This is a predicted structure of a 361-nucleotide RNA (Bacterial RNase P class A) from a Paludibacteraceae bacterium. It was read from a public genome assembly, where an Rfam model found it. Its Rfam family is "Bacterial RNase P class A". Its family is annotated with ribonuclease P activity, tRNA processing and dimeric ribonuclease P complex in the Gene Ontology. Rfam's curators write: Ribonuclease P (RNase P) is a ubiquitous endoribonuclease, found in archaea, bacteria and eukarya as well as chloroplasts and mitochondria. Taxonomically the source falls in Paludibacteraceae (Bacteria, Pseudomonadati, Bacteroidota, Bacteroidia). Its mean pLDDT, the model's own confidence on a scale to 100, is 75.
RNA sequence: GCAGCAAGUUGGUUUGUCGCUAUCAAGUAAUUGGUAGAGGAAAGUCCGGGCAACACAGAGCACCAUACUUCCUAACGGGAAGCUGUUCGCGAGGGUAGAGUAGUAUAACAGAAAAUAACCGCUCCGACUUGUCGGAGUAAGGGUGAAAAGGUGGGGUAAGAGCCCACCGGGAGCUUUGGCAACAAGGCUUGCCGUAUGCCUUAUGGGUUGUAAGAUCAUGUAUACCGACGUAUGUAGGACUGCUCGUCCGAUGUCGGGGGGUAGAUCGCUUGAGGCAAAUGGUGACAUUUGCACUAGAUAAAUGGCAAACGGUUCGCGUUUACGCGAAUUACAGAACCCGGCUUAUAAACUUGCUGCAUUC
Repeated sequence: GCAGCAAGUUGGUUUGUCGCUAUCAAGUAAUUGGUAGAGGAAAGUCCGGGCAACACAGAGCACCAUACUUCCUAACGGGAAGCUGUUCGCGAGGGUAGAGUAGUAUAACAGAAAAUAACCGCUCCGACUUGUCGGAGUAAGGGUGAAAAGGUGGGGUAAGAGCCCACCGGGAGCUUUGGCAACAAGGCUUGCCGUAUGCCUUAUGGGUUGUAAGAUCAUGUAUACCGACGUAUGUAGGACUGCUCGUCCGAUGUCGGGGGGUAGAUCGCUUGAGGCAAAUGGUGACAUUUGCACUAGAUAAAUGGCAAACGGUUCGCGUUUACGCGAAUUACAGAACCCGGCUUAUAAACUUGCUGCAUUC
C1' cells in the first nucleotide's frame, strides 16, 4: 500500500418564512408567547414479560417447546465467555449439531446374508461315469454394497476363526495433573468388540385470550311477541380449557326464532425491569454507586411545505497534489399500550483490534 475477518458508532446540519399536534402561562374571548414533537430497525408478529379480563385460577392427561458447561437477565427458544463433534476458508474467522439407550423398528437397490447369514471358494468323509453328486465343518480369501461381525503380524488347525499371543484402535473400570465446570493431557487393568437413524424414555417449562384486552359515564328503548325445557340433596343450559375430574353461574332462568334502541364521551395512554454521563468491579454480557434531565401520545390518525446555504458520495474539467468549478445523487424507511430479544431491509461515513499478500526504508 492492497485485499479481508470481527466488534462498535453515526446515518444529515443551519437560517428564514408559513402551517400542524400536545402541554404550560396570559387573556372575557378571538388570540399571543414558551417548551417538546417518528427509528436502528418504529417492519415481521417469531419468542419472553408488564398489565387486563375470565372465578376465587385447582389437579391429571393430551399437546407443544427446550436440552454441553459456567455466568448475565424480570424472563426467554435470548445474550456473554468457553468445551466437544463436524464442515468451509492459506489465515484472522464463518456455518452447523449437542440429555439418555433398557427396548423396538428401519437401512431402498445390489447381495447368500444388513446380524440366529453361506453365492463362489477352502478342508474332511462317502459314492461313482475321474470330475461330478451328497453330507459335515468354515467365515481367513473373492464378489455385491455407503456399510459385511475391529486392524496388522505370528502361532495353532483337517481347513479356519480373538481360538491363543504381541502391537494398535474402540468400549468399560480405577486413577494422576490442570480447569469452578463442560472437558484436556496422561497412567494401569480388562478379549468386552458392527454402525447410523427413527420411535421411545428422562428432566425443565407452558391456564386461556389479548389494548379491537378491559373499566367507567351519558343518551335511548320493548327484549313486546312465539316456541322448547321446567322448580332441582343445583336440573336443562352455560363458563373456565383440547379432554376428564373439579369449581362457579343458573328456572324472575337457559336455548332458539323474531323485533326495538344506541354507536357519544372519558380512562387505559406514557415516570419507566426506562434514558444520559462519570467512577468502581468483571475476559465479557453486565452489575453497583453518584449526578443530570423528563425527551410524542395522535384516534382516520399531528411531527410538515417552500427558499437558501452547508455536509456526505459519484462523475467530469482545471498539467499533477492540496484546492477550486460544474453536474448528478443523498439509503432502508413512519410511533398507535409498554418493555427486553430474535429475524429481515439498508446509500454512505467513521473508530478499534486481528489476518493474508507484495515491496521500500